[in-house]
Context: one part of a larger RNA
RNA sequence: CCAGCUGGUGAAUGGCUCGGCUCGAGAGCCGACGACGGACGUGCCAAGCUGCGAAAAGCCUGAGGGAGCCGCACGGAGGCAAAGAACUCAGGAUCUCCGAAUGGGAAUCCCUACAACAAUUGCUUCGCGCAAUGGGGAACCCCCCGAAUUGAAACAUCUCAGUAGGGGGCGGAAAAGAACGCAAUAGCGAUGUCGUCAGUAACCGCGAGUGACCGCGACACAGUCCAAACCGAAGCCCGUCAGGGCAAUGUGGUGUUUCGGACUGACACUCAGCGUCAGAUCCCACUUCAGAAGUCUCCUGGAACGGAGCGUGAGACAGGGUGAUAACCCCGUAUGAAGUGGCAGUAUGACGUGCGUCAGCUCCAGAGUAGCAGGGGUCGGAUAUCCUCUGUGAAGAUCCCAGGCAUCCCCUGGGAAGACUAAACACUCCUCGAGACCGAUAGCGAACAAGUAGCGUGAGCGAACGCUGAAAAGCACCCCACGAAGGGCGGUGCAAUAGGGCCUGAAAUCAGUUGGCGAAAGAGCGACAGGGCGUAGAAGGCUCUGUGGGUAACGAGCGACGCGCGAGCGUCCAGUAGAAGCCACAGAGAGCCGACGUCGUGUCGUACGUUUUGAAAAACGACCCAGGGAGUGUAUCCGAUUUGGCGAGUCUAACUCGAGUAUCGAGGGAGGCGCAGGGAAACCGAUACGGCCGCAGCAUUGCGAGGGCCACCGUGUGCAAGCGCGGGGAGCCAACCGGAUACGACCCGAAACCAGGCGAUCUAUGCGCGAACAGGGUGAAGCGUGGCGAAAGCCACGUGGAGGCCCGUUAGAGUUGGUGUCCUACAAUACCCUCUCGUGAUUCGCGUAUAGGGGUGAAAGGCCCAUCGAGCCUGGCAACAGCUGGUUCCGACCGAAACAUGUCGAAGCAUGACCUUCAGCGAGGUAGUAUGCGGGGUAGAGCGACCGAUUGGAUGACCCGCCUCCGAGAGGAGUCGGCCAUCCUGUCGAACUCCGAACCUGCAUACGCUGUGGACCUGGAGAGUCCGGUGUGCGGGGUAAGCCUGUGCACCGUGAGGGGAACAACCCAGAGCGGGGUUAAGGUCCCAAAGUGUAGACUAAGUGCGAUUGGAAGGUGGUCUCAAGCCCUAAACAGCCGGGAGGUGAGCUUAGAAGCAGCUACCCGCUAAGAAAAGCGUAACAGCUUACCGGCCGAGGUUUGAGGCGCCCAAAAUGAUCGGGGCUCAAGUCUACCACCGAGACCCUGCCGCACCCGUAAGAGGGUGACCGCGUAGGUCGGCGUCCCGUUCGGAUGGAAGCACGGGUGAGAACUCGCGUGGACCGUUCGGGAACGAAAAUCCUGGUCACAGUAGCAGCGAUAGUCGGGUGAGAACCUCGACGGCCUGAUGAGCAAGGGUUCCUCGGCACUGUCAAUCAGCCGAGGGUUAGCCGAUCCUAAGUCCCCCCGUAAGUCGACGGGGACAACGGGAAACUGGUUAAUAUUCCAGUGCCAUCACGCAGUAAAAGUCGACACCGCGGAAAACAUCGAGCCGGGCCUUCGCCCGGUCAAAUCGGAGAAGCUCGUGGAUGCCGUCACGGCACGAAGCGAGCGAAGCCCGAGAUAGGGAAACUCGAUGGUAUCCGGGGUCCGUGAAAAGACGAGCGUGAUGUUCGUACCGAGAUCCGACACAGGUGCUCUGGCAGCGAAAGCCACGGCCUGU
Repeated sequence: CCAGCUGGUGAAUGGCUCGGCUCGAGAGCCGACGACGGACGUGCCAAGCUGCGAAAAGCCUGAGGGAGCCGCACGGAGGCAAAGAACUCAGGAUCUCCGAAUGGGAAUCCCUACAACAAUUGCUUCGCGCAAUGGGGAACCCCCCGAAUUGAAACAUCUCAGUAGGGGGCGGAAAAGAACGCAAUAGCGAUGUCGUCAGUAACCGCGAGUGACCGCGACACAGUCCAAACCGAAGCCCGUCAGGGCAAUGUGGUGUUUCGGACUGACACUCAGCGUCAGAUCCCACUUCAGAAGUCUCCUGGAACGGAGCGUGAGACAGGGUGAUAACCCCGUAUGAAGUGGCAGUAUGACGUGCGUCAGCUCCAGAGUAGCAGGGGUCGGAUAUCCUCUGUGAAGAUCCCAGGCAUCCCCUGGGAAGACUAAACACUCCUCGAGACCGAUAGCGAACAAGUAGCGUGAGCGAACGCUGAAAAGCACCCCACGAAGGGCGGUGCAAUAGGGCCUGAAAUCAGUUGGCGAAAGAGCGACAGGGCGUAGAAGGCUCUGUGGGUAACGAGCGACGCGCGAGCGUCCAGUAGAAGCCACAGAGAGCCGACGUCGUGUCGUACGUUUUGAAAAACGACCCAGGGAGUGUAUCCGAUUUGGCGAGUCUAACUCGAGUAUCGAGGGAGGCGCAGGGAAACCGAUACGGCCGCAGCAUUGCGAGGGCCACCGUGUGCAAGCGCGGGGAGCCAACCGGAUACGACCCGAAACCAGGCGAUCUAUGCGCGAACAGGGUGAAGCGUGGCGAAAGCCACGUGGAGGCCCGUUAGAGUUGGUGUCCUACAAUACCCUCUCGUGAUUCGCGUAUAGGGGUGAAAGGCCCAUCGAGCCUGGCAACAGCUGGUUCCGACCGAAACAUGUCGAAGCAUGACCUUCAGCGAGGUAGUAUGCGGGGUAGAGCGACCGAUUGGAUGACCCGCCUCCGAGAGGAGUCGGCCAUCCUGUCGAACUCCGAACCUGCAUACGCUGUGGACCUGGAGAGUCCGGUGUGCGGGGUAAGCCUGUGCACCGUGAGGGGAACAACCCAGAGCGGGGUUAAGGUCCCAAAGUGUAGACUAAGUGCGAUUGGAAGGUGGUCUCAAGCCCUAAACAGCCGGGAGGUGAGCUUAGAAGCAGCUACCCGCUAAGAAAAGCGUAACAGCUUACCGGCCGAGGUUUGAGGCGCCCAAAAUGAUCGGGGCUCAAGUCUACCACCGAGACCCUGCCGCACCCGUAAGAGGGUGACCGCGUAGGUCGGCGUCCCGUUCGGAUGGAAGCACGGGUGAGAACUCGCGUGGACCGUUCGGGAACGAAAAUCCUGGUCACAGUAGCAGCGAUAGUCGGGUGAGAACCUCGACGGCCUGAUGAGCAAGGGUUCCUCGGCACUGUCAAUCAGCCGAGGGUUAGCCGAUCCUAAGUCCCCCCGUAAGUCGACGGGGACAACGGGAAACUGGUUAAUAUUCCAGUGCCAUCACGCAGUAAAAGUCGACACCGCGGAAAACAUCGAGCCGGGCCUUCGCCCGGUCAAAUCGGAGAAGCUCGUGGAUGCCGUCACGGCACGAAGCGAGCGAAGCCCGAGAUAGGGAAACUCGAUGGUAUCCGGGGUCCGUGAAAAGACGAGCGUGAUGUUCGUACCGAGAUCCGACACAGGUGCUCUGGCAGCGAAAGCCACGGCCUGU
């Protein structure tokens, strides 16, 4: 590491079901007499459910019942019951609060109190006196308002759809309803519903779609009353009576329809209808009762209901229970009886009233109606549906309406504009029953505490969880232990691996153990072959060795002979030996063989699904396991064979009857399809075979079902000819199956659209009421003084204190930068530093308003509850999705397309092509080859054949142009160039062709192939496909591309195997399953099967050893080969030796120029040869070479061209490589050749399937197949398995299902057997029906693992503890002490909101606490909140609600107005000090006060006016507690020998009384410049001064207080200073609430003062943020030092060390 075993975890599976789902039948309203629903209570102990209601798991009465009972809930305690409980039924009583909710209000609680039907309506005696309505209910029903997604492949009419949704209303049903109706020359006779008519008529961008009526068949049946004419009080209601009311604007009578009624006249009579009273049977349902027969024997067992044996009942063998499976044990069941209810106040009866006929033709018969015009909606309704708005507007029975266009005349039908009406039909909250429905991830969301837990502000969303046992017999006692944890022993029980979330107990997975293996390994985890080790029995029994027999393809060796340069080969031996499998015999083997487990070895080998041209992919999906998870139903249509029935017919539908009652049998022919077609229609209206051919077949001159060709016929059209369609009878119904369309339509998946609701606790803005802003600076106006000035005015200095002024970490608000920290955070926006504002357009609190196409917005599309370019929730809804993903067992046969056309088409679809399958027909078909006759214009070629392009030269002519020359000029000549012609020379073209293949193609013939085993063809049905790709031939585009785009073929796609290192399409080759052999491509040194093969050649570069997988132009005396020219024994080429000279230093030039600066010329002779010099060199010479010649040498040399193999050119990113090693007369390259290896190809053999033939009742069986066997999409066919039903046959406590392991069978899906576990059900056959098969969907739900106790130290949520003692089983963190720290405008103290018991005590530590815990905001139990004077209660604000009125279709909606109520941090009658508890206190207690109301007494008399309540902002002045500081005294304490120093304290309320400033009022006074302020300022309308009165404080004094407090003292002064009070100013385009109430309005005594809140936290743990969360959250108080300061720093009081 793999596997097993023993256990754990876990919950699947199996079995079970007090629950669901669906259908059928029944039944069907409740409520002011207070419902439905809820809240709160209610029990001895009581949290939940159930029941009940303060009379509270119940009370009373009656009936039943008959021994027990006190609900679920089996406990403890205590009770009830034969005087009849419990329980059941019926009746009655009680029945808190909310709720229509109804006296008023609101927070399920209050307020008023002699009480209330609130609101609306009716009556009314006018008194809420008598009545009614309201609200609820699952669906159904009626009326009103009324979408959108969607479909139309877009979209607007249309559709979805009058649907969803909203509003209103009734009932057990609702609605409709007794013709101003249909129909059509015949008739029907209210309505509704079902079937049919019919997907018809009709409508419709005449698109998509929508869609009747009449009639017929059925169910069920039922008809009546007013108004009016005429009469005129004859009438009705209340009341015992008396009496009263209604009524001439008419109570009552009459009358109610079409040949009517009234009236008049005549006749007849009690029959229709109406009213009143009585009132069923049958049947159905329910309730109750009676209701047969074994607990016989034996066996197993814990138990018998099992097995064996023997009985019994049955109008009862439905079902359930009982210790396993029970007709006879129990409950029941069949059957019978009684009662109640329904049918139904129905049928029927009685009584009362009165029906009817004829004539007259006087009267009556429903008005803003019928109708019309225009507009709109709706409908199938078209001109001809119905409704409605606006306008117009009749007639009067001699009249009116209708008869699908109008009008007219007949005819037919019928009387609108008034009303009622049962039954037949819809639905299912409820009751009962049933089931080929589900069986705990299923079935309702819910079998369990289920609309629960939980989430959300809210509307709303919304789970999971079943099973001990027959019986609790639910483990006594003992032991371990801190232990109510856990364990052991032991006991019960059939069983404890049934021990409490307990039946079975799978898998993933974990531990232990056993088997195999384990030092190097290098990995799709395996398959195949062979081996090692291991495995008790059962369910398998074979295997090995040897010998012999027979044998397929294939097929030797040795030897002999022969051939080849050689490797080798041929012939004979010999198709011999051998050869897979097969048969026989003998022997051996028992962990022995198979098999299983595991580990080596060899070969091969990159999972699965999907999407794709192409996937192992570095494309997507899945951690693993279990369970769930996707082509279904209805309607209509098409189709086939398949099957069946009947057949010129066929089938029933609704419904009815019967019955064994949803099944079934019979009836039912309404209607559909068919039986005739043609035509737009009017309309007309066809072969029962006349001829020929001919398949199968019969059987043979042929006949010939079907079939075909004619002929003929019908009809339409046409003058006709003719043409179109049809004609010689087959359909209809049903089932299964395939398909189409509509529906959610195979499943999952949007963003969206619409409707109705819920949200302004966040945030935006407005409104109401409130609150906040240390300190410092600047110094506007005004004013004063001085100066100047004629004045206006200006200046200076002061004073003054303005400002969307300045500074400012004051508080508070904001958020600039660090683009810091954090970024699975402290935090779903935080932390730190920095920064901005900080008296204003400022900030904040509470209350309140605005709502979704809407709000709000100093505007960013910002914000409107972590959501905003249109919130959230629910519904329409399973929206739609041409897009992505997924789509589940096996096998057999065939087998694609990635193309064409069209398309708002390009990711889609339709049709065609291509595939499948079925049928028909019946003889040809044809991819190949050849020939013949045709078609074609490419490749090539050519262009003295066109068109077009095009090199050079020659000649010539004309013309043109520049230049030159000649000429006086005209002009001429020359040269160059252009143009033209001819000739020579050199070249081209997809859109050139005088030509012209290969090749392609048409027809025909022949051969080949194929076809009666049915081709070709025809028809029906079913598809898939519409992204293709590569190679190659030929193209087009492009610099090119693994590029784009055509075309033919092939291949991949959909194709395996061998080769190519690996590698879809390159080479070989088309795989049914095995075995044996031979080859192909390609190979043969080793890896690695086969040659270091043979005969030659080339290469020296490791070139190469790579088919395609690199290498160019250019270069190369690298080397080899070939060809040609030239030289060469008369001696070439190279080398060596020698010569290389003379005229002459040629001439000129030059300073010089001598072969060699330059120019000219380049001669001559001697020679074997030697330049008037090819190069070097010198100033010039000189010098050295060369050319050239001779000698030596001795055979080829030299030049050019072509070819082979090499070389240079040659640069890329982590280390290279031919597959590697390696290779050099090769293991490279070329040529020729010989052997061998090598695949699933080919050959042989066994088997399987398929097709066909024979055969068979069907099978079985036999035969043939060289010419059958790959396969994606797809078509067709046959099987396996799961659940349920019927049926046949069986199994099971002597052990079913399931589960675990193992054996066997089958090609496979699968099946079967053994053993164990388990403890009660299970299977087979033949049919039937399905929620029927999973590995994938980032699928759903649940469970679980490895990595791994590893890497590592991220976090434990701001930097303070340490030591000692205590408790305890246990202490870093519980407690005590000491020391040490932290906070100080807070981390202190007091409140509001919010929370809701968290408060206190005791006992605990399973949970919570980021560790631990003896602790706790945790768990359990108990306790705790005390008010006339604190708040609510009262008042009003913004605003909200209710009623009326009005609007609206309506409403829970809405504006103004009227009335009422509510709404607060605003207004407001009244209390202080001390003490007390574990926990409360302005609440209790003590003491001392105060207020209101009432009563009484006294006083007083006129009650109101009026005042207060009651109000902005910004400066200033005055009075002044508290408090602080300083100083002194006193008391206490500390230190100290003393002096002295230091620390602390030195208190004291409400209330009552008194005094009192400024200011104001009055009196007096009488000021021209006086008085006065910080400042402004005031004054004859009366200043100052004086007097009087009024007049503030939490101030002062006294009382309170001889109290209280303190151990004691229990004083004084100074300074600063705020709350609080008073006063005076400034500013405003801003002028700064209302009401209750109080005062006005005396004193005393007594009584009364209800109800609710009151605990605790109030935050770095009780609130909002999911958390004991560094965030957020309103108000009040604020000591000292030093300081401007509420800054920063340090320190008191107090708190903390748990910002755990």
Predicted 3D model of a 1700-nucleotide part of an RNA (large-subunit ribosomal RNA, half A) from Halopenitus malekzadehii. The coordinates come from a structure-prediction model, not an experiment, and the mean pLDDT is 82. Its Rfam family is "Archaeal large subunit ribosomal RNA". Taxonomically the source falls in Halopenitus (Archaea, Methanobacteriati, Methanobacteriota, Haloferacaceae).